[in-house]
RNA sequence: GAAUGAACGCUGGCGGCGUGCUUAACACAUGCAAGUCGAACGAGAAAUCAUUCCUUUGGGAUUGAGAGUAAAGUGGCGCACGGGUGAGUAACGCGUGGGUAACCUACCUUUUUGUCUGGGAUAACACCUCGAAAGGGGUGCUAAUACCGGAUAAGACCACGAGGGGCUUUGGCUCCGGGGGUAAAAGAAGGCCUCUACCUGUAAGCUUUUGCAAAGAGAUGGGCCCGCGUGCUAUUAGUUUGUUGGCGGGGUAACGGCCCACCAAGACGACGAUAGCUAGCUGGUCUGAGAGGAUGACCAGCCACACUGGAACUGGAACACGGUCCAGACUCCUACGGGAGGCAGCAGUGAGGAAUUUUGCGCAAUGGGGGAAACCCUGACGCAGCAACGCCGCGUGAGUGAAGAAGGCUUUCGGGUCGUAAAGCUCUGUCAGGCGGGAAGAACCUUUCCAUGCUGAAUAAGGAUGGGAACUGACGGUACCGCCAGAGGAAGCACCGGCUAACUCCGUGCCAGCAGCCGCGGUAAUACGGAGGGUGCCAGCGUUAUUCGGAAUCAUUGGGUGUAAAGCGCGUGUAGGCGGCUUGGCAAGUCAGAUGUGAAAUCUCAGGGCUCAACCCUGAAAGUGCAUUUGAAACUGCUUCGCUUGAGUCCCGGAGAGGAAGUGGAAUUCCCAGUGUAGAGGUGAAAUUCGUAGAUAUUGGGAGGAACACCGGUGGCGAAGCGACCUUCUGGACGGAGACUGACGCUGAGACGCGAAAGCGUGGGGAGCAAACAGGAUUAGAUACCCUGGUAGUCCACGCCGUAAACGAUGAAUACUAGGUGUAGGGGGUAUUGACCCCCCCUGUGCCGUAGCCAACGCAUUAAGUAUUCCACCUGGGGAGUACGGCCGCAAGGCUAAAACUCAAAGGAAUUGACGGGGGCCCGCACAAGCGGUGGAGCAUGUGGUUUAAUUCGACGCAACGCGCAGAACCUUACCUGGGCUUGACAUCCCCUGGCAUCCGUGGAAACACGGUUUUCCCUUCGGGGACAGGGUGACAGGUGCUGCAUGGCUGUCGUCAGCUCGUGUCGUGAGAUGUUGGGUUAAGUCCCGCAACGAGCGCAACCCCUAUCUUUAUUUGCCAUCAUUAGGUUGGGCACUCUAAAGAGACUGCCUCGGUGAACGGGGAGGAAGGUGGGGAUGACGUCAAGUCCUCAUGGCCUUUAUGUCCAGGGCUACACACGUGCUACAAUGGGCGGUACAAAGGGCUGCUAACCUGCGAAGGGGAGCCAAUCCCAAAAAGCCGUCCUCAGUUCGGAUUGGAGUCUGCAACUCGACUCCAUGAAGUUGGAAUCGCUAGUAAUCGGAGAUCAGCACGCUCCGGUGAAUACGUUCCCGGGCCUUGUACACACCGCCCGUCACACCACGAAAGUUGGUUGUACCAGAAAUCGCUGAGCUAACCCGUUAGGGAGGCAGGCGCUUAAGGUAUGGCUGAUGAUUGGGGU
Repeated sequence: GAAUGAACGCUGGCGGCGUGCUUAACACAUGCAAGUCGAACGAGAAAUCAUUCCUUUGGGAUUGAGAGUAAAGUGGCGCACGGGUGAGUAACGCGUGGGUAACCUACCUUUUUGUCUGGGAUAACACCUCGAAAGGGGUGCUAAUACCGGAUAAGACCACGAGGGGCUUUGGCUCCGGGGGUAAAAGAAGGCCUCUACCUGUAAGCUUUUGCAAAGAGAUGGGCCCGCGUGCUAUUAGUUUGUUGGCGGGGUAACGGCCCACCAAGACGACGAUAGCUAGCUGGUCUGAGAGGAUGACCAGCCACACUGGAACUGGAACACGGUCCAGACUCCUACGGGAGGCAGCAGUGAGGAAUUUUGCGCAAUGGGGGAAACCCUGACGCAGCAACGCCGCGUGAGUGAAGAAGGCUUUCGGGUCGUAAAGCUCUGUCAGGCGGGAAGAACCUUUCCAUGCUGAAUAAGGAUGGGAACUGACGGUACCGCCAGAGGAAGCACCGGCUAACUCCGUGCCAGCAGCCGCGGUAAUACGGAGGGUGCCAGCGUUAUUCGGAAUCAUUGGGUGUAAAGCGCGUGUAGGCGGCUUGGCAAGUCAGAUGUGAAAUCUCAGGGCUCAACCCUGAAAGUGCAUUUGAAACUGCUUCGCUUGAGUCCCGGAGAGGAAGUGGAAUUCCCAGUGUAGAGGUGAAAUUCGUAGAUAUUGGGAGGAACACCGGUGGCGAAGCGACCUUCUGGACGGAGACUGACGCUGAGACGCGAAAGCGUGGGGAGCAAACAGGAUUAGAUACCCUGGUAGUCCACGCCGUAAACGAUGAAUACUAGGUGUAGGGGGUAUUGACCCCCCCUGUGCCGUAGCCAACGCAUUAAGUAUUCCACCUGGGGAGUACGGCCGCAAGGCUAAAACUCAAAGGAAUUGACGGGGGCCCGCACAAGCGGUGGAGCAUGUGGUUUAAUUCGACGCAACGCGCAGAACCUUACCUGGGCUUGACAUCCCCUGGCAUCCGUGGAAACACGGUUUUCCCUUCGGGGACAGGGUGACAGGUGCUGCAUGGCUGUCGUCAGCUCGUGUCGUGAGAUGUUGGGUUAAGUCCCGCAACGAGCGCAACCCCUAUCUUUAUUUGCCAUCAUUAGGUUGGGCACUCUAAAGAGACUGCCUCGGUGAACGGGGAGGAAGGUGGGGAUGACGUCAAGUCCUCAUGGCCUUUAUGUCCAGGGCUACACACGUGCUACAAUGGGCGGUACAAAGGGCUGCUAACCUGCGAAGGGGAGCCAAUCCCAAAAAGCCGUCCUCAGUUCGGAUUGGAGUCUGCAACUCGACUCCAUGAAGUUGGAAUCGCUAGUAAUCGGAGAUCAGCACGCUCCGGUGAAUACGUUCCCGGGCCUUGUACACACCGCCCGUCACACCACGAAAGUUGGUUGUACCAGAAAUCGCUGAGCUAACCCGUUAGGGAGGCAGGCGCUUAAGGUAUGGCUGAUGAUUGGGGU
């Protein structure tokens, strides 16, 4: 996508044609579904009406009609059709094609002949009788087309039969022939009197029709047999005793073990018997390009069944749906003694179920049964009803209409969209509604009339043909037609993330929910729910279920097996499959033609009929098949004549760890003896162990077992496997040359054999090694790795086992398809004295490689290439190579081999990254070498935690923690408590008022409230306007509220690491690669060389700033060499110098030399202030970390709006059992105290820095010069140097803590500031594990300044002073770069992931058993019934007999065989369930 006998959800106007219990072959109330014939037969009512009579007036009786009717019976035909269902059936059941020489066929057609003559019963009925009923019983009467006997017999049948013809598989079949035997019948109706008898007319008779009997033929319908086809399972492999066949019987319509007796021992099966499961089969239907796959509703053919099981009877046909008998289950009736029933017919009911209709009308049509016919019957059928269940058709209006209405939705607020949609205007009139008209379907039959001809004696009757008339409609007043009115009554459903046509808003917030797959939803959801809009289809639309398709995803068409699933471990070989060249024949396959068949319907095509279509009709075509037949002979096959190239045999030759038996030496160990003494052994280091009872070592001798150094080689042989040597036995391969056989070949299901190691059994053997085990170590542990011991085992013989990553992960065989280069065996050629060298061939074994193949990797004459043949195997992962079953095994276990359940993947190859206790190269204060710290103490500060009304918030490895905070007493401030305000503390707009501000009083903690005081802005066209203030209204303000995981911006980090990319080209199916890798070199992807790459960009470097040298310019506030002057560069003077600050110079591997590739570059040197980026700074590629920040700012969304906003007071951020980070000060003598003394740089300064001087011990106070600063001030630099005291101590170290007294700032130092003085004098004596910084003007150490700031600095930033040590080196730790390698990682190793255990759930296996189903065997018992025997009881027809009786025959009864249900016993298979248990899955 198509489809459906569908169902469900929402919705629903009309018509036509179809379809409608798929489930419980479950149970059924009620009605109907098979009768008919009086022209086969006997008998024969009643109600009612009429008539007559009687009457007690209630009625009764007669006759006629009803009526020869109803109902019943005998008899005939039918009931075996039609209708239903699909339980059973895997079968000659069905399909197809044949056979029947092995058969039947009522009714129908046709032909021939006949239909003669007798007889005895019986139902109905009557009476009696039993029973509740259903139903009987007895006696008596009667008919037939019921029954029976006899006659006749053309033909039929039966037995016998001389002979002849045809066919033939030689068995037989068939035809013609003779006589003998056996078996028939039924009448009925109409008409007529020609013949005969009574003679009106009727009967015999005649005639017509029909029936009956026999035989033949036909038609139709069947029975039986056969070839082929028609499910699954081999975890069903053997089955069978009437079984297979024969002979002889029986039986049947008929062949036949169909049945029986006897005889034989067969028959079926891997081409799948038997068993189990499932199933009606077919035409067809659905799907598909087809081949196929699925299916078997409706319609049609066949089969089977009729409550379940069994059985026969009748009949032409049944073992019978609406018949019988028996048994069983169930239901009903009952008087309890007995009876009745069978919807899988049509309706209908209950039940089951997701689910399937009316207890309708009619025989008008079609068809069927009966009848001579009228006619009757017909739930077959024709119609109607119900159901959108399906298909088809129609409608729900058409045109116009922009103010683009209202309204909805949305919006960037402009608009957009629903949308010409609506309204409005102008029309039309289908369907539905109303009124009216109104078919076809009807032609038969029959009756009647006419005509023609037939029969007949006939103008009669009868029948035939043709014509006319009459009669018949369930549907139904239906289809159809006309008129009326009027847009009026008639649209929904699903979807809108991708697949897949169609997008926005709101709500929700991993919730609710969606989902076919992927997947959506955790606060901006085109995916949930709603809305608007859109898309699709439309009286339907979706969903579910199922089938086919896509799916080449079981591959015939049309797949695969090196690594994705998949080659058996290997061989020998059976069946089977396949098979070299050639001659002739046959014609099985094959090909061609013809004939028959392939039902109809369906499908296709053409034409036609319903207004179209669906639907229906007619015709054609098709039907790929089967059968018969005629031909062809290439190919296959069969047969036959040959051949040698495939294969094989013989001969010669060499190679070899091929196999099986003997022999040997070295070594280990053990034993004996000698020498000899204290260790040996073992390991990373040790210990266990051995040794003074003499080890180890060493010498000699001996024993025993196992294995065979060197050679040795991607060498050899072999199927796996095989290494000492020699000999013997033996298999195979190879090379060479001929000869021979003549396709003998290839493969190989089963089968058989071999089969490493381990393991098992029995018996040996046991040196070494060594599972288990013991001990010692290692370790957190160490049931391991290491060590010391050590038993099975390893070895041999025999027997099992039968598996391995049994791998080349590559089945065997054959042929073909470039080469190159090794190697092993053999041979040839050439050359040579000869050997080698060289060339060539065959066989084996390797490497590289072309074409080709491959998903890629790779393979590539040893194919994974191109082809052929055969075998094995695969079909998503897990469950599982497991369970169960079977086979094998002593066992271990092996072989064969599922399912439930579960997942959406599992997997291969390659790519880019990342990672590795992988490799290579390289770098970095990364390690190492050093110096100084942290970690211990006290304090400061930050954080966690705890506490609290609050201790506001953020930051959390490096890259949070002296961080945001360059400075919380109030403020800050965001937090808490309390008190206030509500258009608001702040902005814009509108309205009103106008003055504000200020000050005072009262209340209050203040904010604020109330009262009083005061009355000054600017412009003006004088109306007013603006700024400002107060009041009011609502839009709005406000938010340090949330989301840094919605964001911008900014920042950190890897990392100042050397990387990150692009264009074009090339390579690759592709992801991607190349470039960017390689060789060098560099601090550097820096540069050079090479190269399928060539170029380019962002980074690196350079350009910028400071600093180091110099030059020029400039000379004050700076400087002072020279000249004066002074206490003093103080002043004059000068600008040389220093400094200042602007512009320049200088450094570029430029020069020399060596190395290097005449490269880049590197080593050394010269010159130079500086040398190889001189030192420092700024500068931070592509990106990573959802890193940090919504509390700097900006901003989406959400939240809040008398509060989460705003104002105020107080408190808190400063808390304190504790833990951590960062610092300061120390622990002292390289020090501390005191005194003296020297030298900076860089900064700051007007609400400021503040000098001199005075006071105070001091902080500081007073004071006020100078300075808007190269001028004045801060400002003292300190370490240093000189001198002195201290002398190793908790100290003259250290300064915490605490007490007291002060200073300063500030509205205010209580919570909670800094500083000063006096006093106090804690811990601490160099710091565990661990850890940090630093490579030179660096570390260390010393001080100075600044920002913030009223005040507050141990923090931060900047400045200078003094000024080291060390670097062998890159093994290791950390981080990083490049190349390479492995990967099951990609959230990328902080990854992934295995198993147990614990908990929950699910399916499965086992299990003492329990309980069903089904089936086998043996036995018991055995209904009905057929058959057989019997039949002493009973007995009409026929025979004998005068009768009586007898006979034949029959019936009941009895017995027997068979046998259903049933029972007993014992098995098989299968299902359910089961305490417990086992593994598996989630």